The prediction has a mean pLDDT of 81. Predicted 3D model of a 72-nucleotide RNA (transfer RNA) from Lactovum odontotermitis. Its Rfam family is "tRNA". The family's RNA type in Rfam is transfer RNA. The same sequence occurs in records of 2 taxa.
RNA sequence: GGUCCCUUAGUUAAACGGAUAUAACAGGGCUCUCCUAAGGCUCUAUUGCUGGUUCGAUUCCGGCAGGGAUCA
Numbered sequence: 001g002g003u004c005c006c007u008u009a010g011u012u013a014a015a016c017g018g019a020u021a022u023a024a025c026a027g028g029g030c031u032c033u034c035c036u037a038a039g040g041c042u043c044u045a046u047u048g049c050u051g052g053u054u055c056g057a058u059u060c061c062g063g064c065a066g067g068g069a070u071c072a
Base pairs, nucleotide, nucleotide: 001071002070003069004068005067006066007065010025011024012023013022018055027043028042029041030040031039048064049063050062051061052060
């Protein structure tokens, strides 16, 4: 340098054109307990950036950024 893949809560992942973007772990609160842990209830937080297509974009397209694989 060429080709291809990935980027969604603090972390790991779902959602494959239409919902209030979903769950687990982590974090806060309450409960339970003599105390702690575990358990139960509950709350908070997310689409890398920027344009485009569309009535509607996490999803499709372009550019940029970051990470990775492979070829030379």